Notes
A computed fold for a 683-nucleotide part of an RNA from a Moraxellaceae bacterium, annotated as large-subunit ribosomal RNA, domain II. RNAcentral holds the full RNA, with entries from ENA. The coordinates come from a structure-prediction model, not an experiment, and the mean pLDDT is 84. The source organism's lineage runs through Bacteria, Pseudomonadati, Pseudomonadota, Moraxellales and Moraxellaceae.

Context: one part of a larger RNA
């Protein structure tokens, strides 16, 4: 883990409400003591006390009144409603107070065999190297100084065992070890290192100071005790079924994840058709949508212009001149939460009628983290499964049907059963019920079945307009000339680099030239024209359904197969199909109402529910009092297809072997799956 077993609103006093019971203007006895039985206790006295019966006022005090006050005034609080004693429940105050949970704080004590530091008194440090003073010879000096070579043996000198330390990586990490192990590394006569005995004690010790360290415990040691500390905090909190049914908001708060009141639930009791609710209808007030521009403020253009800038003229006044700027007031056309000349629809307010049911007082609450969805707003970025207000909806606390799955979306609210019907969103080719349903049309993109600016001879419908049997769009044939190389320019410059004109003539038609083209010319072409062909052709608006734009890391964007005069879209109709919904029968059940002496019937509304309030039961221990089973088998344990709407009860059989039931009534140590639950057992 797992199973058995234990394991949380209790006790006592006070206060409050209900309820049942005594007595009742009164109600009631506490200690204590008497009879009796003595294991418990029963009765009877005790009237101290204590609540009611009379209140106001600080108080004297007065008293159905009294305070205040000058008041015979007005105002405050009272007077016109029976209480108390018990007993059971609900709640609450004190208590540990529903149970388990702290880090912490005091207080007596215990501890330095770990380890810090200190004192006593012992003990230990292989073996190698370095070689200071100081001495001694030699040299040297005027004497010292001073060099040399030798002796010497210092030092927190050096390499390096034992010793101690603990630098580095590994291993180890349920270890061999609650810190070790292999290698490697510091120190090694020193501020060494170590044995034994003593000292320093908890806000105190000891610290070459790291908050270490004082016995595997240290920013206050351990043991007991105050103590069941405290805990707006976390997690448990145990048997069933009827009935209603919430909140996530407002004020305040050393408040914000916690409370007080108030809103919102619930239960009882009083109230009476006023009041509150809907619905219609009358009758307000109003400055939001929207709208405008008459105000306030913003903007943009015309024309007009005050002014002011630049240039000129001038000795000065002053004047010109300007492709500059430009107020005011004129016209056009706009924005505005803090502009309104205006102005709704709701919404709110009040009167009437109809419906319908509330109110109000007092006991018990939860709840004050709220979500997501349309609407109207602020924030933000007209970002957020963002945040903050307002409405209404679900969800929360809601199953059931749709949405491929999907609390907040759609559809509908499950009292219980039925192998009965009709529907609601949503669907009807297979998965998979129920049309391969009727009509008329689109769509070729598998678009449907993800998204923009853009883009495009895609395709449909409707419209404008221009050309056409005097021949029209497109195709083929031919023509496309002349003055003239138009002028100017230019090296050149002939339609065709570039300026400026762009005329006339011949003609069926031909530009002082559409375009390539040359150096410039030549060539090609075009428009123009005529011929040939024989009927429609061009441009342009509106619109429907289409394409392209179209890129994310496995193939993942109808739920899948699959579909194309669709199984797509878009219109109008015809049937189905679909769900705890509605009916249908039949059962339970709660309110109200009526019958009924009562058990009860019958009717009508009603019965999703978490927090929560209110009801009625089930079972376990044990008293009492009645009544029973049992060795011919008690209780327990095991099996069962039996009874009740559950909690739960019975019957039979096998084990077991000695006690348990049933009825009413009271009493509680009365119900467990969870509390990282239990230093109870089992596996």
């Nucleotide at each position: 883990g797992c199973c058995a077993g234990c394991g949380a609103g209790u006790u006592a006093a006070g206060u409050u409400a209900u309820a049942u019971g005594g007595c009742a203007a009164g109600g009631u006895u506490a200690a204590g003591g008497g009879a009796c039985a003595u294991a418990c206790g029963u009765u009877c006295c005790g009237g101290a006390g204590c609540c009611g019966g009379a209140g106001c006022g600080a108080a004297a005090g007065c008293g159905a009144g009294u305070g205040u006050g000058a008041a015979u005034a007005g105002c405050g609080c009272g007077a016109u409603a029976a209480g108390u004693c018990a007993u059971a429940u609900g709640a609450u105050u004190u208590a540990g107070a529903c149970a388990c949970g702290a880090a912490a704080c005091c207080a007596a004590g215990u501890g330095a065999u770990c380890u810090a530091u200190c004192c006593a008194u012992g003990g230990c440090c292989a073996g190698g190297a370095u070689g200071a003073a100081g001495c001694a010879a030699g040299g040297g000096u005027a004497a010292c100084a001073c060099c040399u070579u030798g002796u010497g043996g210092a030092g927190g000198u050096c390499c390096g065992a034992a010793c101690u330390a603990g630098u580095g990586u590994c291993u180890g990490u349920u270890g061999a070890a609650a810190a070790a192990g292999c290698c490697u590394u510091g120190g090694a006569u020193g501020a060494g290192c170590u044995g034994u005995g003593g000292a320093u004690a908890g806000g105190g010790g000891u610290g070459a100071a790291a908050g270490g360290u004082c016995a595997a415990u240290c920013a206050a040691a351990c043991u007991u005790g105050g103590a069941g500390a405290u805990a707006u905090c976390u997690u448990g909190u145990a048997c069933u079924c009827u009935u209603c049914g919430a909140a996530a908001u407002a004020a305040c708060u050393u408040u914000a994840g916690g409370g007080u009141u108030a809103a919102c639930c619930u239960c009882a009791g009083u109230a009476a058709a006023a009041a509150g609710c809907a619905a219609u209808u009358c009758g307000g007030g109003g400055g939001u949508a929207g709208a405008g521009c008459a105000c306030u403020g913003g903007a943009u253009c015309c024309a007009c212009a005050a002014g002011g800038g630049a240039g000129c003229c001038u000795a000065c006044c002053g004047g010109c001149u300007u492709a500059c700027c430009g107020a005011a007031g004129g016209g056009a056309a706009c924005c505005a939460a803090a502009c309104u000349c205006c102005g709704a629809a709701u919404a709110c307010c009040g009167g009437a009628u109809u419906g319908a049911a509330u109110a109000c007082u007092g006991g018990g609450a939860g709840a004050u983290a709220g979500a997501c969805u349309g609407u109207g707003g602020g924030g933000g970025a007209u970002a957020a499964g963002c945040u903050u207000c307002a409405u209404a909806g679900u969800c929360a606390a809601a199953a059931g049907g749709g949405g491929a799955a999907c609390a907040g979306c759609c559809c509908a609210g499950a009292u219980c059963g039925u192998c009965a019907a009709u529907u609601a969103a949503g669907g009807c080719c297979c998965c998979a019920a129920a049309u391969u349903c009727u009509a008329u049309g689109c769509u070729a993109a598998g678009u449907g079945a993800g998204u923009a600016a853009g883009g495009a001879a895609g395709u449909g419908a409707a419209g404008u307009u221009u050309c056409a049997a005097a021949g029209a769009c497109a195709g083929u044939u031919g023509g496309g000339a002349u003055g003239u190389u138009g002028g100017c320019u230019u090296a050149g410059a002939g339609g065709c680099a570039g300026c400026c004109a762009u005329c006339a003539u011949u003609u069926a038609a031909a530009g002082a030239g559409u375009g390539c083209g040359u150096a410039a010319c030549a060539g090609c072409u075009c428009a123009c024209c005529a011929a040939u062909c024989g009927a429609g052709a061009g441009a342009c608006u509106u619109u429907g359904c289409g394409c392209c734009g179209a890129u994310a890391a496995u193939a993942g964007a109808c739920g899948g197969g699959a579909c194309u005069a669709a199984a797509g879209c878009a219109u109008a109709g015809a049937g189905c199909c679909g769900a705890a919904a509605u009916u249908a029968c039949g059962g339970g059940u709660g309110c109200u109402a009526g019958c009924g002496u009562a058990a009860g019937c019958u009717a009508g509304c009603g019965c999703g529910g978490u927090a929560g309030g209110a009801g009625a039961g089930c079972g376990u221990a044990g008293u009492a009092u009645a009544u029973g089973c049992a060795u011919u088998g008690a209780a327990g344990a095991c099996a069962u297809a039996c009874c009740g709407u559950g909690a739960g009860g019975a019957g039979u059989g096998u084990u077991g072997g000695a006690g348990c039931g049933u009825a009413u009534a009271c009493u509680a140590g009365u119900g467990a799956g969870u509390a990282u639950g239990c230093a109870u057992g089992g596996c």